This is a predicted structure of a 102-nucleotide RNA (TPP riboswitch aptamer (THI element)) from a Gammaproteobacteria bacterium. The prediction has a mean pLDDT of 75.

RNA sequence: ACAUCACCUGAGGGGCGGCGAAAGCCUGAGAUGCCGAAUGGCGGCGGACCCUUGGAACCUGAACCGGGUAAUGCUGGCGGAGGAACAGGCUUAUGUUCAAAC
Numbered sequence: 001a002c003a004u005c006a007c008c009u010g011a012g013g014g015g016c017g018g019c020g021a022a023a024g025c026c027u028g029a030g031a032u033g034c035c036g037a038a039u040g041g042c043g044g045c046g047g048a049c050c051c052u053u054g055g056a057a058c059c060u061g062a063a064c065c066g067g068g069u070a071a072u073g074c075u076g077g078c079g080g081a082g083g084a085a086c087a088g089g090c091u092u093a094u095g096u097u098c099a100a101a102c
Stems, first nucleotide, its partner, number of pairs: 001096004007089004011052004017026003032046005058083003064077004
């Protein structure tokens, strides 16, 4: 000096599942508060959380296939499928390279 991880800042993206009369229970980082309303989480505002191109956050395929469950993307496959939201700072740490001095 450069690169990377981490961290920071700004900006942005995303999801309201399953069972139940209710209480509550299951998975998960997260299963949510208020308003409107066509009474369909449909629209808006917000909260927490996760993710932002080296992108399985999230969406599509999908009313998919195997397994499992009280039930559900619960789990594996699909997936070396298709999409999906970026700029800056810092230089502690690691690595590489260059220079100087000894």